[in-house]
This record gives sequence, structure tokens and C1' cells, in this order.
RNA sequence: GGGCGCGUAGCUCAGUUGGUUAGAGCGCGUCACUGAUAAUGACGAGGUCGGAGGUUCGAAUCCUCCCGCGCCCA
Repeated sequence: GGGCGCGUAGCUCAGUUGGUUAGAGCGCGUCACUGAUAAUGACGAGGUCGGAGGUUCGAAUCCUCCCGCGCCCA
């Protein structure tokens, strides 16, 4: 330098025939339970879906460029 893949919550990830509220598990907070923990249960906080443009009535999802990471080729 060329090709492919990935980037979504603190962590691991799901969600891609574009559509109504962006989710799960773990973690975190409060409460319940307990003599007190753990476990368990209930509730809650936490995201501008890597960045910028474009298409569209509507974009995490489609297109372009850029950034980061991984693999392959040279």
C1' cells in the first nucleotide's frame, strides 16, 4: 500500500427485508428478605449505536469519507 471483518450501557454481546419505546446478561444504586452477609426478588440509574456528511417521510440498520482495532496479501 491492497483486501476482508469489527466498533451499540462500566464489561461481554443481541438487534441489519430501514418503521412506532434501543435491549439482554454481568456489574452499579435503593428497597425487601437476614442477627449480619451471601444468594434471591422488586424497582432504578446508565447510551447523542466510533466521528462527519449523504439518501429517505423515517437510519444503529443503506451509501461515501475519516478514525481505531483485528486477520490476510504484498
Predicted 3D model of a 74-nucleotide RNA (transfer RNA) from a Candidatus Moraniibacteriota bacterium. Rfam family: tRNA. From the family's description: Transfer RNA (tRNA) molecules are approximately 80 nucleotides in length. The prediction has a mean pLDDT of 81. The sequence was found in a public genome assembly. The organism belongs to Candidatus Moraniibacteriota, within Bacteria.